[in-house]
Context: one part of a larger RNA
RNA sequence: CGACAAUACUUGAGAGGGGUCGUCCCUAGUACGAGAGGACCGGGAUGAACGAACCUCUGGUCUACCAGCUGUCCUGCCAAGGGCACCGCUGGGUAGCUAUGUUCGGAAACGAUAAGCGCUGAAAGCAUCUAAGCGCGAAGCGUGCCUCAAGAUAAGGUAUUAUUUAAGAUCCCUCGGAGAUGACGAGGUUGAUAGGCCGCAGGUGUACGGCGCGUAAGCGCUUCAGCCGAGCGGUACUAAUGAUUG
Numbered sequence: 001c002g003a004c005a006a007u008a009c010u011u012g013a014g015a016g017g018g019g020u021c022g023u024c025c026c027u028a029g030u031a032c033g034a035g036a037g038g039a040c041c042g043g044g045a046u047g048a049a050c051g052a053a054c055c056u057c058u059g060g061u062c063u064a065c066c067a068g069c070u071g072u073c074c075u076g077c078c079a080a081g082g083g084c085a086c087c088g089c090u091g092g093g094u095a096g097c098u099a100u101g102u103u104c105g106g107a108a109a110c111g112a113u114a115a116g117c118g119c120u121g122a123a124a125g126c127a128u129c130u131a132a133g134c135g136c137g138a139a140g141c142g143u144g145c146c147u148c149a150a151g152a153u154a155a156g157g158u159a160u161u162a163u164u165u166a167a168g169a170u171c172c173c174u175c176g177g178a179g180a181u182g183a184c185g186a187g188g189u190u191g192a193u194a195g196g197c198c199g200c201a202g203g204u205g206u207a208c209g210g211c212g213c214g215u216a217a218g219c220g221c222u223u224c225a226g227c228c229g230a231g232c233g234g235u236a237c238u239a240a241u242g243a244u245u246g
Stems, first nucleotide, its partner, number of pairs: 001151001005161006014148004020048007032037001050105005058099004065092005070085006109143003116136004168245004172188005193239003196235005202228003209222005
């Protein structure tokens, strides 16, 4: 920009993805075979590699979480803290992200076939799968499964609104499950969108101060404390003011 405008839901022409292989058990020590050995067909179980999604579990990471520790400077000093030292070092660790973790997938089935195997059957009184006709037959082909998809310009369909200040949409603002920017998604007071606050979960591991004991380092009680990023809820306290288009 097109398909009248718009919102929601769709059809699927077409395109892409996927497509792998093993072992064991039953049938059955059966058929077969003198024996040794040992099936087709059919059914079941379990894996490898590969792929997709996810984070309950097992782990990793977690530089604005918690604790311990060293040196030095500072807060006048003690105590308690702050800065710097690879995040100063060490031990842990939520959300998120993640694999080595978890779940799932390849299929079944159908159609038309290849090589091949056949039926009927002449030319050619026989024979012949082929000449007319008919059937079976692959990890392959077309469907089936998953994803995209009407620029499919043949521009599709259904429902609703509106033929004019309407349906609707945008800028702007608060944001994230989205994201380089656009875009996408959740919201904008008729509001839980983000922050704050409250509660819970979760992490760390028992704060500061006080009291007691000890000459002291330190220990005990107060105290399963204190602190606490992202998680789950609640609550308008703060910020979502306003302005256009059609």
The part of an RNA shown here (large-subunit ribosomal RNA, domain VI) has 246 nucleotides and comes from Candidatus Sungbacteria bacterium RIFCSPHIGHO2_02_FULL_52_23. It matches the Rfam family "Bacterial large subunit ribosomal RNA". Gene Ontology terms of the family: ribosome and structural constituent of ribosome. The coordinates come from a structure-prediction model, not an experiment, and the mean pLDDT is 88. The organism belongs to Candidatus Sungiibacteriota, within Bacteria. RNAcentral holds the full RNA, with entries from ENA and SILVA.